[in-house]
RNA sequence: UAAUCAGUGAAGUCUAAUCCGGUGAAUUCACUGGAGCGGGGGACCCAAACAUUUGGGGUGAAUCCUUUGUUCAGAGGAAGAGUAACUUUCGGCUCUAACCCGGCAGCUAACUCCGUAGACGCAUCGAAAGAGAAUCG
Numbered sequence: 001u002a003a004u005c006a007g008u009g010a011a012g013u014c015u016a017a018u019c020c021g022g023u024g025a026a027u028u029c030a031c032u033g034g035a036g037c038g039g040g041g042g043a044c045c046c047a048a049a050c051a052u053u054u055g056g057g058g059u060g061a062a063u064c065c066u067u068u069g070u071u072c073a074g075a076g077g078a079a080g081a082g083u084a085a086c087u088u089u090c091g092g093c094u095c096u097a098a099c100c101c102g103g104c105a106g107c108u109a110a111c112u113c114c115g116u117a118g119a120c121g122c123a124u125c126g127a128a129a130g131a132g133a134a135u136c137g
Stems, first nucleotide, its partner, number of pairs: 012120003018035007036116006046106001055104001056101004063078006079096005086130006
């Protein structure tokens, strides 16, 4: 000096997944309450005049079509989503998973039930318009 491995830190990113208490433990763990945010069930009216093994439905951006192939899987297209201290637009890049309910659920006021995890990470891909903040006069 370079490479590899491990650890720590990091403004922040995706997402509803953040904040403030109480009790017990005894050393950062368990239980529990609330606020905020998010989701499900659930009337009249409306919708559906269908549906009910071709089962149906929910969270989520994560669906559909064409095609190749040998189960896995690959290629392309449409549509959807993310892209950095705020918003929008354009271009580029990336992603299109996973899980749950259990025969059952349209919308839906009151009411009622549930979640609040996880995965990443340095000047964050670039440009334009707008907005805002700080400092000085």
The prediction has a mean pLDDT of 76. This is a predicted structure of a 137-nucleotide RNA (c-di-AMP riboswitch aptamer (ydaO/yuaA leader)) from Chthonomonas sp. UBA2017.